[in-house]
Molecule: transfer RNA
Organism: Thermoprotei archaeon
């Protein structure tokens, strides 16, 4: 230098192919329960979807460039 895969909540990841309300589990907070804790149950908060641009009525999703990580080729 080239190729492939990945970057979405604090963590692990779905969703992307085929555009249409941003989600799950764990964690955290509050309440219930308990003598108390854990477990269990109910509820809440938390997101520039790596960055910039383009297309579109509408982009996490499509297109272009770039950054970071993993693997491969030379």
């Nucleotide at each position: 230098g080239c190729c492939u895969c990945g970057g979405u909540a604090g963590c692990u990841c779905a969703g992307c192919c085929c555009g249409g309300u941003a989600g799950a589990g764990c964690a955290u907070c509050u309440g219930c329960c308990u003598c108390g804790u854990a477990a269990g149950c109910a509820g809440g908060g938390g997101g520039u979807c790596g960055c910039g641009g383009g297309u579109u009525c509408a982009a996490a999703u499509c297109c272009c460039g770039c950054c970071c990580g993993a693997g491969g080729c030379u």